[in-house]
Context: one part of a larger RNA
RNA sequence: UGACGGGGGCCCGCACAAGCAGCGGAGCGUGCGGUUUAAUUCGAAGCUACGCGAAGAACCUUACCAGGGCUUGACAUGCACGGGACAGCCGGUGAAAGCCGGUCUCCUUCGGGUCCGUGCACAGAUGCUGCAUGGCUGUCGUCAGCUCGUGCCGUGAGGUGUUGGGUUAAGUCCCGCAACGAGCGCAACCCCUGUCGUCAGUUGUAUUUUUCUGGCGAGACUGCUGGGAGCAACCCAGAGGAAGGCGGGGAUGACGUCAAGUCAGCAUGGCUCUUACGUCCUGGGCCACUCGCACGCUACAAUGGGCAGUACAGACCGUUGCGAAACCGUGAGGUGGAGCCGAUCGGAGAAAGCUGUCCUCAGUUCGGAUUGCAGGCUGCAACCCGCCUGCAUGAAGCCGGAGUUGCUAGUAACCGCAGGUCAGCCAUACUGCGGUGAAUACGUUCCCGGGCCUUGUACA
Numbered sequence: 001u002g003a004c005g006g007g008g009g010c011c012c013g014c015a016c017a018a019g020c021a022g023c024g025g026a027g028c029g030u031g032c033g034g035u036u037u038a039a040u041u042c043g044a045a046g047c048u049a050c051g052c053g054a055a056g057a058a059c060c061u062u063a064c065c066a067g068g069g070c071u072u073g074a075c076a077u078g079c080a081c082g083g084g085a086c087a088g089c090c091g092g093u094g095a096a097a098g099c100c101g102g103u104c105u106c107c108u109u110c111g112g113g114u115c116c117g118u119g120c121a122c123a124g125a126u127g128c129u130g131c132a133u134g135g136c137u138g139u140c141g142u143c144a145g146c147u148c149g150u151g152c153c154g155u156g157a158g159g160u161g162u163u164g165g166g167u168u169a170a171g172u173c174c175c176g177c178a179a180c181g182a183g184c185g186c187a188a189c190c191c192c193u194g195u196c197g198u199c200a201g202u203u204g205u206a207u208u209u210u211u212c213u214g215g216c217g218a219g220a221c222u223g224c225u226g227g228g229a230g231c232a233a234c235c236c237a238g239a240g241g242a243a244g245g246c247g248g249g250g251a252u253g254a255c256g257u258c259a260a261g262u263c264a265g266c267a268u269g270g271c272u273c274u275u276a277c278g279u280c281c282u283g284g285g286c287c288a289c290u291c292g293c294a295c296g297c298u299a300c301a302a303u304g305g306g307c308a309g310u311a312c313a314g315a316c317c318g319u320u321g322c323g324a325a326a327c328c329g330u331g332a333g334g335u336g337g338a339g340c341c342g343a344u345c346g347g348a349g350a351a352a353g354c355u356g357u358c359c360u361c362a363g364u365u366c367g368g369a370u371u372g373c374a375g376g377c378u379g380c381a382a383c384c385c386g387c388c389u390g391c392a393u394g395a396a397g398c399c400g401g402a403g404u405u406g407c408u409a410g411u412a413a414c415c416g417c418a419g420g421u422c423a424g425c426c427a428u429a430c431u432g433c434g435g436u437g438a439a440u441a442c443g444u445u446c447c448c449g450g451g452c453c454u455u456g457u458a459c460a
Stems, first nucleotide, its partner, number of pairs: 001460002003457003007454007015444002019407005026298008034289002042053002064284007073122001077121007088103006106113002124273002127271003133267002135262003138258001140256001145184006151160003164175003190250004195218007211343001221244001224238005300400001304359007316347003321340002326335003366397001371392007413436007
């Protein structure tokens, strides 16, 4: 000087408390461990791994396994020699890749180029090392800190500044002070949102601009009033106002920590393989299943379930695309093709809600797992291993031990909608969008994490 303390003081944070909804029990989905396996590819490991890489594993992907092939190679550049082609097409063989045979004969500035064969340099590696690295990322933590120049103090390590008194979300600001200044952070500048004015506008409209879209501008600054304070920073209350003291949300992550994570995104040093640890293909596996864990979905019902009628969004997507009306089918879906490169057309019916009615406390008209049959769709192909529909089947489950998670307002909770990936989809995930819309916070003793000062130390 730090770090640490079941030392002290001060102060924060859904940290506790006060509340609301959960998880932990059930069934199922997904991930992980374990076990199994020819293989169940690899990575991630307390917080900070475990619906994570993966914003899509039937083949492909794919890195794994079995089997069948190739060896200048699936891919790049160059050199030498050779070829008249090679590719394509046809035939044979084969599971395919490949191998064998046949056929045809590219461009040209006539130098050659493309292509193929042989040979040589080389390619190639998701092989190892994230403890050799770059880049990127997580985390403490959007916590308020981390430093520098000069001066001063100290033999020196170092200190001071940055401590102190207040104040703030903040090393924010004020006052004081051997310090005076400065930098990276904080804040502001950026985006969205809430109010108004104005200009313009189509595909919008009640044909006026009230929606909307875009541009420009106004508005909030403790500006005003009262009180408190050292009459400083600032705090409390109020007015006006759409909005009030950072209005709400986002983006933004200091010096550093964890030899944190990633050599499998990419790049890259070194090491290793080179008729194989490279590469092509077929099939299988990544989907196994006694068990354990994590995150979710659906429930256990009457604030509910079924049926019928009826209302109101926002955001987004659409040309190898969205696909209307109409018709067929109980339905998934099919036929059909209007319109739309989209404020125009389509996806598109929002759902909870409201109204009516049946059910009356039961393993039920709760719950939907599981299983059988019959179909539909995508795709070369749904056996391993897809989704959906109809009929039948109806399991566990009657609110969950110890423990534990999220959330302070348009939030939690409940409700649906869309998107990316994507042929299809194992999406209950993720990322957004709107609809309905709470309860509670006395307080900081305690648990957890953190900041500042101080104290002890045999720790560095």
The part of an RNA shown here (small-subunit ribosomal RNA, 3' major domain) has 460 nucleotides and comes from an uncultured bacterium. Its mean pLDDT, the model's own confidence on a scale to 100, is 85.